[in-house]
RNA sequence: GCCGUCGUAGUUCAAGGGAUAGAAUAGGAGUUUCCUAAACUCUAGAUCCAGGUUCGAGUCCUGGCGAUGGCA
Repeated sequence: GCCGUCGUAGUUCAAGGGAUAGAAUAGGAGUUUCCUAAACUCUAGAUCCAGGUUCGAGUCCUGGCGAUGGCA
């Protein structure tokens, strides 16, 4: 330099064009316990950036940026 894949809560991952963007874990509060842990209940938290297509985009297209793999 060229080609492919990926980019969503702090972290690990879901999400076939119509979502309230979901789960686990971590965080906060509470119940329980003499205390802690565990368990249970509640709670806050995210779509890499800019355009485009569409009535509607996390999802499709283009260009960036970043990560990773392959070729040279």